c-di-GMP-I riboswitch aptamer from a Steroidobacteraceae bacterium, 78 nucleotides, folded computationally.
[in-house]
Parts: sequence; structure tokens; C1' cells
RNA sequence: CCAAGCCAAGGGCAAACCCGCCGUAAGGCGGGGACGCAAAGCCUCCGGUCUGAGUUUUCAGACAGCGGGGCUGCCGGU
Repeated sequence: CCAAGCCAAGGGCAAACCCGCCGUAAGGCGGGGACGCAAAGCCUCCGGUCUGAGUUUUCAGACAGCGGGGCUGCCGGU
């Protein structure tokens, strides 16, 4: 330096649900809260699912905690 993530260590994130706000909606943001997560860090490039409009074609949006892919990252032993 690279790979792996079995055992650790320091930690990190935060599902459902509740409250407030935004949005037609999916859903998002903040607070509480933990189902879980070795990238549950970041990116819509591909597939998928969901929402709105249209109903010929499609268009716009959402989900990174649906999967693939890309970029980056902590750690002692091995």
C1' cells in the first nucleotide's frame, strides 16, 4: 500500500412510531426514538418500486435503509 471484515477498540448512522414544518402526493427537513447497518458516507449512470400529470407517445418528481455500478473513508490483531 492492497484485499478481507472473524475477534476487538474508539466511535458513527438511525427503521417503525410520535410531534412540528414543507409538499397535490410519493416523500423531505428538524426534534424525540432505535429496527437494524462494516460504508445505513456521497453520487440517480442502469434496473426496480412509489407519486403526480397525461392516456398515443410519455413527462416531472421520490426512494442512496431495493439491487447493480462509481467515488471516498475509521480500525488493533489476522
Notes:
NCBI's taxonomy places the organism under Bacteria, Pseudomonadota, Gammaproteobacteria, Steroidobacterales, Steroidobacteraceae. Its Rfam family is "c-di-GMP-I riboswitch aptamer". About the family: GEMM was predicted in a large-scale screen for bacterial structured RNA regulatory elements. The sequence was found by an Rfam model in a public genome assembly.